Model confidence (mean pLDDT): 81 of 100. Transfer RNA from a Bacilli bacterium, 74 nucleotides, folded computationally.
[in-house]
RNA sequence: GGGCCUUUAGCUCAGCUGGUUAGAGCGCACGCUUGAUAAGCGUGAGGUCGUUAGUUCAAUCCUAAUAAGGCCCA
Numbered sequence: 001g002g003g004c005c006u007u008u009a010g011c012u013c014a015g016c017u018g019g020u021u022a023g024a025g026c027g028c029a030c031g032c033u034u035g036a037u038a039a040g041c042g043u044g045a046g047g048u049c050g051u052u053a054g055u056u057c058a059a060u061c062c063u064a065a066u067a068a069g070g071c072c073c074a
Base pairs, nucleotide, nucleotide: 001073002072003071004070005069006068007067010026011025012024013023019057028044029043030042031041032040050066051065052064053063054062
């Protein structure tokens, strides 16, 4: 220098080749339960979907650029 992959909640990850509310587990807060813990159960908070722009009636999803990390080739 060229090619490919990943980036979504504090962490690990889903999200069906665009469709009407962005989810799960763990963690966190509160409550129930207990004599009290743990465990269990319930409720809740937490997200500009890495960033910017574009296409579209509509983008986590498509396109371009860019950032970080990883792999391969030279």
The source organism's lineage runs through Bacteria, Bacillati, Bacillota and Bacilli. It was read from a public genome assembly. Rfam family: tRNA. By type it is a transfer RNA.